Model confidence (mean pLDDT): 85 of 100.
Small-subunit ribosomal RNA, 5' domain from an uncultured Eubacteriales bacterium, 515 nucleotides, folded computationally.
The RNAcentral record of the full RNA draws on Greengenes.

[in-house]
Context: one part of a larger RNA
């Protein structure tokens, strides 16, 4: 001197653009955060077109008006079964020295739901089951029986290759196993309709490629202690088999006895890791909050399930600790999602507004959901910019401190005149952002134009050197200052205060931490 997610004194006008629990990964009242398709499917309720009945009243075997049944293939909602999303998006930072992260190779050891390209194909049958309904159990959550139904729900059956298996022939190739084509031979695997009918259209099956995401291996490189010197029994190899999407002690039996280790193994402390950010002429130090990538975690541990993906933050199951309900028999729940509460603590905000934009889910569309996100709120936290007025104005007011009593100073500083009108008050006008038409929370904002008036808008620190600013009076080693040196014991430029002067400046100091 720089910088900070800062905090603490004094002070405090206005915008713009950004941070904002660093601690208790304590603990949670409320509300909201992941739904969605009726163009998958039966059913339930509604509703009126239409059908009837009573009733009144008239112009009387009609017609209206009221009440009331029934009552749709139409309209409309939707428990429930399918279907896609809920593995993305959002928190966090506990844990973790590890292929976690970062580079760079690598799989002749994988896998990919939606999407894109191509080829082929969707033929004929079943049995169920929820919801419904009727019994019944519980106090509840929640279940049992019986009995109907449907599907792009579920199952056989045919079709079957460029798919997979397995065998033989064969060419190339290469990294040991072997890879990658062709041929021929067995065996095996599909499939679903919707669209009132057709059709567009949306799907629905198999196969290849591709794009995209992912998974593994492997060389480097990643913080402190040696006052951690030895550590290892699935431990190092091998063979078999099992498992996986796939390689592999990843698992299991057997066989051998081996791997690491002063190039720091093993033990312990500490931490999430990078791109970055602060510093610094740089090399280096140091951080890793805010934005981007990765990675782990969702109350604690331990588990699968279902999926293309999870061992899964707003699923499942189980044990543990907590909270809550209860009829005591038994259940309910997880904010490190936006908000908000209580507690910790120097400290960190509103239980706001909108899906208008931008991006996700879903659906063919309309839409519908989005506490992603766009915005507002709050708070000098931090940059940035504006402003608190400009000119003129005295050999210089009053009044303040000082004084050698002559004057000196504040000080053009005020009055005062002349003037502006940024920011502020007030009044009209008023967007872009939104797109072929409609659709704007922000926001009647931002802007513009008018009209009003110097009005309404400075302060903090230090003045003994280091350091830019000096003097009066107070106190008397007291009361105090104080980063270092050191002031104060009666003329203290060093304490307190007063004029005055340095400095910065909507801030100014202090205290923290890094360079």
């Nucleotide at each position: 001197g720089g910088a900070c997610g800062a905090a603490c004194g004094c002070u405090g006008g206005c915008g713009g653009c950004g941070u904002g629990c660093c601690u208790a990964a304590c603990a949670c009242a409320u509300g909201c955060a992941a739904g969605u398709c009726g163009a998958g499917c039966g059913g339930a309720g509604a509703u009126u077109a239409g059908c009837g009945a009573a009733u009144a009243a008239u112009u009387a075997u009609a017609u209206u008006a009221u009440u009331u049944g029934c009552g749709a293939a139409g309209u409309c909602u939707u428990a429930g079964c399918g279907g896609c999303g809920g593995a993305c998006g959002g928190g966090u930072g506990a844990g973790u020295a590890a292929c976690g992260c970062g580079u760079g190779a690598g799989u002749a050891a994988c896998c990919u739901a939606c999407c894109u390209g191509u080829c082929a194909g969707a033929g004929g049958g079943g049995g169920a089951u929820a919801a419904c309904a009727c019994a019944u159990c519980g106090a509840a959550a929640g279940g049992u029986g019986u009995g109907c139904u449907a599907a792009u729900a579920c199952c056989g059956c045919a079709u079957a290759a460029c798919g997979u298996a397995u065998a033989u022939a064969u060419a190339a190739c290469g990294c040991a196993u072997g890879u990658u084509g062709u041929a021929u031979a067995u065996a095996c695997c599909a499939a679903a309709g919707g669209g009132a009918a057709u059709a567009a259209c949306c799907g629905c099956u198999g196969a290849c490629a591709g794009a995209u995401g992912g998974a593994c291996u492997c060389g480097c490189g990643u913080c402190c202690c040696a006052u951690u010197a030895g550590c290892u029994a699935g431990u190092u190899g091998g063979u078999a088999g099992g498992g996986u999407a796939a390689c592999g002690g990843c698992c299991u039996a057997c066989c051998a006895a081996g791997g690491c280790g002063a190039c720091g193994a093993u033990g312990g402390g500490u931490a999430g890791c990078c791109g970055a950010c602060c510093u610094g002429a740089g090399a280096g130090g140091g951080u890793g909050g805010a934005c981007g990538g990765c990675c782990a975690c969702a109350u604690u541990g331990g588990g699968a399930c279902u999926g293309a993906g999870a061992c899964a933050c707003g699923g499942c199951c189980c044990a543990g600790a907590c909270u809550c309900c209860u009829a005591c028999g038994g259940g309910a729940g997880g904010c490190a999602g936006c908000a908000g509460u209580g507690g910790g603590g120097a400290a960190u905000a509103u239980u706001g507004c909108g899906c208008a934009a931008u991006g996700g889910g879903g659906g063919g569309a309309a839409c519908c959901c989005u506490g992603a996100c766009g915005c507002a709120g709050c708070a000098a936290c931090g940059c940035c910019g504006c402003g608190u007025g400009a000119a003129g104005g005295a050999a210089g007011a009053a009044g303040g401190c000082c004084u050698u009593c002559g004057g000196g100073u504040c000080g053009u500083a005020a009055a005062c005149u002349u003037u502006u009108g940024u920011c502020u008050u007030c009044u009209g006008g008023g967007a872009a952002g939104a797109a072929a038409g409609a659709u704007g929370a922000c926001g009647g904002u931002a802007c513009c134009a008018g009209a009003g008036g110097a009005g309404g808008a400075a302060g903090c620190c230090a003045c003994g050197g280091c350091u830019a600013a000096c003097u009066a009076c107070g106190u008397g080693c007291c009361a105090g200052c104080a980063g270092c040196c050191g002031c104060g014991g009666u003329a203290a430029u060093a304490c307190g205060u007063a004029g005055g002067u340095g400095g910065c400046g909507a801030g100014c100091g202090u205290u923290g931490u890094c360079c």